[in-house]
RNA sequence: UGACUCUGUCAGGCAAUCGCGCGGUAUCAAGCCGAAAGGUCUUACCGUGAGGAAAGUCCGGGCUUCCGGGGAAAGGAUAACGGAUAACGUCCGCCGGUGGCGACACCCGGGAAAGUGCAACAGAAACAGACAGCCGAACGGGAGCAGGGAACUGCUCUGCGUGGUGAUGAUGGAAAGGUGCGGUAAGAGCGCACCCAUUCGUAUGGCAACAUGCGUCUGCUGUAAACCCUAUCCGAAGCAAUACCUUUGCGGUUCACCCCCGUAUGCGGCAGCAAUGCCGCAGCCGCAAUGGCAGCGCACGCGCGGAGAAAUCCGCCGUGGAGUGACAUGGCAACAUGGCAUAGAGAUAGAUGAUUGCCCACGACAGAACCCGGCUUACAGGCGGAGUCAUUUG
Numbered sequence: 001u002g003a004c005u006c007u008g009u010c011a012g013g014c015a016a017u018c019g020c021g022c023g024g025u026a027u028c029a030a031g032c033c034g035a036a037a038g039g040u041c042u043u044a045c046c047g048u049g050a051g052g053a054a055a056g057u058c059c060g061g062g063c064u065u066c067c068g069g070g071g072a073a074a075g076g077a078u079a080a081c082g083g084a085u086a087a088c089g090u091c092c093g094c095c096g097g098u099g100g101c102g103a104c105a106c107c108c109g110g111g112a113a114a115g116u117g118c119a120a121c122a123g124a125a126a127c128a129g130a131c132a133g134c135c136g137a138a139c140g141g142g143a144g145c146a147g148g149g150a151a152c153u154g155c156u157c158u159g160c161g162u163g164g165u166g167a168u169g170a171u172g173g174a175a176a177g178g179u180g181c182g183g184u185a186a187g188a189g190c191g192c193a194c195c196c197a198u199u200c201g202u203a204u205g206g207c208a209a210c211a212u213g214c215g216u217c218u219g220c221u222g223u224a225a226a227c228c229c230u231a232u233c234c235g236a237a238g239c240a241a242u243a244c245c246u247u248u249g250c251g252g253u254u255c256a257c258c259c260c261c262g263u264a265u266g267c268g269g270c271a272g273c274a275a276u277g278c279c280g281c282a283g284c285c286g287c288a289a290u291g292g293c294a295g296c297g298c299a300c301g302c303g304c305g306g307a308g309a310a311a312u313c314c315g316c317c318g319u320g321g322a323g324u325g326a327c328a329u330g331g332c333a334a335c336a337u338g339g340c341a342u343a344g345a346g347a348u349a350g351a352u353g354a355u356u357g358c359c360c361a362c363g364a365c366a367g368a369a370c371c372c373g374g375c376u377u378a379c380a381g382g383c384g385g386a387g388u389c390a391u392u393u394g
Stems, first nucleotide, its partner, number of pairs: 001390010012359007020049007031040003051365001055376002058374005063238004067262005075234005081093004095109002097106003110229002115227002117223003131169002133165003138162003141158007177195006196219002200215006242294001244292002247289007265282007298320004303316005323342003327338004360363001
């Protein structure tokens, strides 16, 4: 200098004007909703207002509800080994395999020797059934010769029937481990030598997967993203889940339909010898209506103060964490631990915008809807770090 690999980060900036959501402080006439409390509706000021993927909704978790707990079955998911984590199919490290000169990448990763199924077309055959070719050993047939009285026996020829063969050809993605020698009727791990793969044992190294060496067994088609087997994990539904409060109305007070265990009743009156039954009230449970409130914008506290009828809200204090920011320590790393600082959108027809001016490198993909950790997908351009290969110069 060129070509690459891995990874981190930013996501136009500034100013003015107008507008929107939310919070706070004031203000608030009428109307509308409501049993009421109150909500909605006005105006001004201050503060604040999208992302690295907010997306796909593919995994995992928190949280809420399904009466609670335990178990079984069914179903689903995952798959080398060690670690990280709240958890994961994610991440980190490592092993084996594949690809690359290399940095490195991989939707590569249990079992096909438990059993069942499937393998189009081609091919004889897809796991055992011979099409061509090769053979004539074994059994039989035919012909000839010899022996014999005959039955028949022996020898030779013949590939005609039964048969042997997986070496050769042809088919296919895949056809009985490869090469050589022996062996045979012809052949074949049938035998032997070397090599390849594999099972088991053993030695060394490693936490382990595994690697290397030695001995030994075997030579088996593929497919588990076919059923299946093994091991591990998993209850279901998702905020339109749903809970709670006020005022009412109705019903029940019992039962848990895969199994087991648990589960709100108390008081009074009447009838009756009693067991018990009926009625009422309170509690508890459920359903429905009404308005409110929470979930929902850090959480919790039988802490304090204030507002409200209550759910709940506000301020202060304390505690906590899977929040955020930078730091220190440990670890190869994922990450862990510690103290410090901080609270940064919150709608429910859905805000986060528009116009103008200036500057530059001229601006991509794209818009929160309960929250968080990942994965995947989309993406103009800029900046940074670590590394590889080639060439040139010193």